c-di-GMP-I riboswitch aptamer from an uncultured Rubrobacteraceae bacterium, 74 nucleotides, folded computationally.
The sequence was found by an Rfam model in a public genome assembly.
The prediction has a mean pLDDT of 89.
């Protein structure tokens, strides 16, 4: 040193629900809030799901899947 695994330690993110903007919705930004996550980082040229003005276009990874990584006890 790798891989697995998740005790500890530093920390991180950040649901619903409001309040304001932006969009026809789905939803996304900010703020407040905390329901939770060890990947709740990323990824929409995989799947499932959603929404439309529906041969299409667009959404959403905190549903699954790729992928990348802090820490270091059993």
């Nucleotide at each position: 040193g790798c891989u697995g695994c998740g005790a500890a330690a530093g920390g991180g993110c950040a649901a619903a629900a409001c309040c304001g903007c932006c969009g026809c919705g789905a939803g996304g930004c900010g703020g407040u809030g905390g329901c939770g996550c060890a990947a709740a980082g990323c990824c929409a040229g995989g799947g499932a799901c959603c929404u439309c003005a529906a041969a299409g276009a667009g959404g959403c990874a905190g549903c699954c899947g790729g992928u990348u990584a802090c820490c270091g006890a059993a």